A computed fold for a 74-nucleotide RNA from an Acidobacteriota bacterium, annotated as transfer RNA. The organism belongs to Acidobacteriota, within Bacteria. The same sequence occurs in records of 2 taxa. It matches the Rfam family "tRNA". From the family's description: Transfer RNA (tRNA) molecules are approximately 80 nucleotides in length. Rfam links the family to the GO term triplet codon-amino acid adaptor activity. By type it is a transfer RNA. The coordinates come from a structure-prediction model, not an experiment, and the mean pLDDT is 81.

[in-house]
RNA sequence: GCGCGCAUAGCUCAGUUGGUUAGAGCGUGUCUUUGACGUAGACAAGGUCCCACGUUCGAAUCGUGGUGCGCGCA
Numbered sequence: 001g002c003g004c005g006c007a008u009a010g011c012u013c014a015g016u017u018g019g020u021u022a023g024a025g026c027g028u029g030u031c032u033u034u035g036a037c038g039u040a041g042a043c044a045a046g047g048u049c050c051c052a053c054g055u056u057c058g059a060a061u062c063g064u065g066g067u068g069c070g071c072g073c074a
Stems, first nucleotide, its partner, number of pairs: 001073007010026004019057001028044005050066005
């Protein structure tokens, strides 16, 4: 330099034939339970879906460019 893949909650990830509340597990907070801790249960908080532009009535999902990371080739 060229090609391919990935980027979604604090962490690990799911969700992409575009469609009306964006989710799970772990973690965190509060409450119940316990002598206490843990376990268990209930509830809650936490996201500009990497960035920008575009297409569309509508984009996490499609297109273009960029950034970061990984792999391959040279």